[in-house]
Formats: sequence, C1' cells, structure tokens
RNA sequence: UAAAAAGUUUUCUAGGGUUCCGCGGCUGAUACCGCCGGCUGGUCCGAGAGAAAACCUGUAGAUAAAUUUUUACAGACACGGAAGGAUAAAAGCCUGGGAGAU
Repeated sequence: UAAAAAGUUUUCUAGGGUUCCGCGGCUGAUACCGCCGGCUGGUCCGAGAGAAAACCUGUAGAUAAAUUUUUACAGACACGGAAGGAUAAAAGCCUGGGAGAU
C1' cells in the first nucleotide's frame, strides 16, 4: 500500500434510557389535571467485533436443456478510544471492522 458475499433482512439477547403506560412522591379535595423521581416493570432503542433463523454467495455433484429443480460442503478472523450525531432520552445505536494499537 492492497483484495474478498467478510452480503441483506427478521426475531431475540447483553446493554440503554424515560416519549407513552404503570409505580412512587409533592401540591391538592382521595379522584382528574399538573409537577418531580428511572423506579429490578410493560411499550420503546439495541450490537461489525452477541445468539438464532431466512434469503443469498461460492465450490462440487445429481437432474436436465426451462440458465430449471435439488443435495453436500464452505461463508474465516476480529484489541479499540476520545469526540460528535439522532431520537423523548441514552446506549455495545450511527460516524465506525473509522482514528489508533497489535
């Protein structure tokens, strides 16, 4: 200095906060409304370096001549700030497999 499907999506988890719901507190008149509190809750956000699945890609084979259908195998590795950004807000979200380190 350089290459790769080292691809896409969904569901979930670690984690995250506080729009909405719930809960607690204050005012108040017990309720409603309002304000405060993230509060082991629900909704919500959520991983390149977490999980699963589907699609997909490659190689080989079968089928077969409709570039069809189908089987097997492979799809590795991965330390990492600070700062900034989005949303109500925060974050293992995004910048970002970045800067940097080895």